[in-house]
Context: one part of a larger RNA
Molecule: large-subunit ribosomal RNA, domain VI
Organism: Deltaproteobacteria bacterium
RNA sequence: UGUAGGAGAUUUGAGAGGUCCUGUCCAUAGUACGAGAGGACCUGGAUGGACGCACCUCUGGUUUACCAGUUGUCACGCCAGUGGCACGGCUGGGUAGCCAUGUGCGGAUGCGAGAACCGCUGAAAGCAUCUAAGCGGGAAACGCGCCUCAAAACUAGAUCUCCCAACUCGUCGCAAGACGGGUACGAAGGGCCCUGGAAGACUACCAGGUUGAUAGGCCGGAUGUGGAAGCCCUGUAAGGGGUUUCGAGCUAACCGGUACUAAUUGCCCGUUCGG
Numbered sequence: 001u002g003u004a005g006g007a008g009a010u011u012u013g014a015g016a017g018g019u020c021c022u023g024u025c026c027a028u029a030g031u032a033c034g035a036g037a038g039g040a041c042c043u044g045g046a047u048g049g050a051c052g053c054a055c056c057u058c059u060g061g062u063u064u065a066c067c068a069g070u071u072g073u074c075a076c077g078c079c080a081g082u083g084g085c086a087c088g089g090c091u092g093g094g095u096a097g098c099c100a101u102g103u104g105c106g107g108a109u110g111c112g113a114g115a116a117c118c119g120c121u122g123a124a125a126g127c128a129u130c131u132a133a134g135c136g137g138g139a140a141a142c143g144c145g146c147c148u149c150a151a152a153a154c155u156a157g158a159u160c161u162c163c164c165a166a167c168u169c170g171u172c173g174c175a176a177g178a179c180g181g182g183u184a185c186g187a188a189g190g191g192c193c194c195u196g197g198a199a200g201a202c203u204a205c206c207a208g209g210u211u212g213a214u215a216g217g218c219c220g221g222a223u224g225u226g227g228a229a230g231c232c233c234u235g236u237a238a239g240g241g242g243u244u245u246c247g248a249g250c251u252a253a254c255c256g257g258u259a260c261u262a263a264u265u266g267c268c269c270g271u272u273c274g275g
Stems, first nucleotide, its partner, number of pairs: 001152001005163007015149004021049007033038001051106005059100004066093005071086006110144003117137004164274001166183007189269004193209005214262003217258005224250002230243005
């Protein structure tokens, strides 16, 4: 921009893409078959491999905004307590998120048409013959089915819902009204802007904007760390013990609550019933 008014939702599916794998074991059954050795079709069940998709409960990683320990040095006047720098200084752990080595699920069942092939009926050709007419069965392949995208599918689809008020001038007309011009005006809805996001390069998408839990803060919880500081006791001291192992103190991204802070006020686009 189009889809013959504009708008918000919900869809159909022409078409396109993805998937399509397979082992072993058990039962049937030591049955059918076979002199024996050996040893099934069919049917049902169990458990794997590789691959794919999703996810983070578990396991295991990462976790430079969490906690603790610790070396050197500098600073906060000193002690104590903290902070900076040294690969996050080093070390031990670790939430959310993101991951696989972890977890869940998938290939199916089924339908159609049919290859080779196997048949029924059956003539030409009194027989025979799956074929000539007719009919049945039959592969991971084909068309569906399953998953994803999809109306620019220009044959541009469908369904539901929402919106379109006035004044004035001119022409025509008996009138109702029709057509044309002007004036303010601006529907439904959308956007700008702002708060943000398990959405994201930008854009887009999604959740919100006070009739509000969108983000921050605060409160509570969870989680992690692992016993804070201060004080007291003890030891010459390094240190140890108690308060506090019945879990202290601190605690990111997690869960819930709460308008304290910030989403203010506004502006713009979009019309008049539709060849």